[in-house]
Context: one part of a larger RNA
């Protein structure tokens, strides 16, 4: 030096990406507890006070004994034992949950509602899943899914059921397009092959033409919680800035409600405010948003998390700034 531990005066995070790590807090009892809440929590919030031993004393229970004498049940009353709650006073240590055991706390934002699941063996998460919620197939010899068939799963269940998808408690919502792609319909004149029919190469046969038809395509229509999409320019109010308003190109429709410098924004360490002695921070705003947006879901939000990130309080050898010390052991001498 190196593993493990112990302990440090004074400061107390100045350490460092980061409070990693370590320390703080700990158990029973008792008081007493904001905020927000889905009124169930939150909540052990938070924040105080107790706790060992003796001695007296009350009280509760259970239990022997025994007395009155018949009470009907929690039997009374006495005198004992044990066990527990509580008051008072004495007592002893630095310390009475004396070891051991055994929550630091709070606050503001993301992201997932939530208990759950996972990459055995470098990732436990904001990722899966979830209940809810929407859409699609399917009437049972059902749809779907194995199987080359028999045949089997779903199921000895029947649409309050199964199968296939999307989205993810709850609360308020969930705007526009059907032009492209699909997806479903359709008394659609069209399109459309073999098989049939009719003609025909002089007659068979092999050919050649012609007529009828399904499915498909065409058309025609409807569906976005189908895949997906959801502008441009130029003017305009009596300071100025703005542009409710006009024009006008031009789409299938031109982005609603909301959110917004966001886990989404290039420019950016945006501007302003707050937090600090100082923040490329954190959180409130703004908003022509390089490239936010509504079941590919928007917004929000109690609990709830070994998530992410930013604050305060308490604590501390993280740190200033280092020293001592105890196992353990390589290494040196010997």
């Nucleotide at each position: 030096a190196c593993u493990g531990g112990a302990u440090a005066a004074g400061g107390g995070a100045a350490c460092u990406c980061g409070g990693c790590a370590a320390a703080u807090u700990g158990g029973c009892c008792c008081c007493g507890u904001a905020u927000c809440u889905u009124c169930g929590g939150u909540a052990g919030a938070a924040g105080g006070g107790g706790u060992g031993u003796c001695u007296a004393u009350u009280c509760u229970u259970g239990u022997a004994a025994u007395u009155u004498g018949a009470a009907a049940u929690a039997u009374a009353a006495u005198u004992g034992c044990a066990a527990g709650a509580g008051u008072a006073g004495a007592u002893c240590u630095c310390a009475g949950u004396a070891a051991c055991a055994a929550g630091g706390g709070u606050g503001g934002c993301c992201c997932g509602a939530c208990u759950g699941u996972u990459u055995a063996c470098c990732a436990a998460a904001a990722a899966c899943g979830u209940a809810g919620c929407c859409g699609g197939g399917u009437g049972c010899u059902a749809a779907u899914c194995u199987g080359a068939a028999a045949a089997g799963a779903u199921u000895u269940g029947u649409a309050u059921a199964c199968c296939c998808g999307g989205u993810g408690a709850g609360u308020c919502c969930u705007g526009c397009c059907c032009a492209g792609u699909g997806a479903c319909g359709g008394u659609g004149u069209c399109u459309g092959a073999a098989a049939c029919u009719c003609c025909u190469u002089u007659u068979c046969a092999a050919g050649g033409g012609a007529g009828c038809u399904a499915a498909u395509g065409c058309c025609c229509g409807u569906c976005a919680a189908a895949c997906g999409g959801c502008g441009g320019g130029g003017g305009u109010a009596a300071c100025u800035c703005u542009g409710a308003c006009c024009c006008u190109c031009u789409u299938a429709a031109g982005g609603u409600a909301g959110c917004g410098u966001a886990a989404u924004g290039c420019c950016u360490u945006g501007u302003c405010g707050u937090c600090u002695g100082a923040a490329u921070g954190g959180c409130g705003a703004c908003g022509u948003g390089c490239a936010u947006g509504a079941a590919u879901g928007g917004a929000u939000c109690a609990a709830c998390g070994a998530g992410g990130u930013u604050g305060c309080c308490a604590c501390u050898g993280u740190c200033c700034c280092u020293a001592u010390c105890c196992a353990g052991g390589u290494c040196c001498u010997u």
Overview: This is a predicted structure of a 334-nucleotide part of an RNA (large-subunit ribosomal RNA, domain IV) from a Candidatus Methanomethylicaceae archaeon. It matches the Rfam family "Archaeal large subunit ribosomal RNA". The RNAcentral record of the full RNA draws on ENA. The coordinates come from a structure-prediction model, not an experiment, and the mean pLDDT is 82.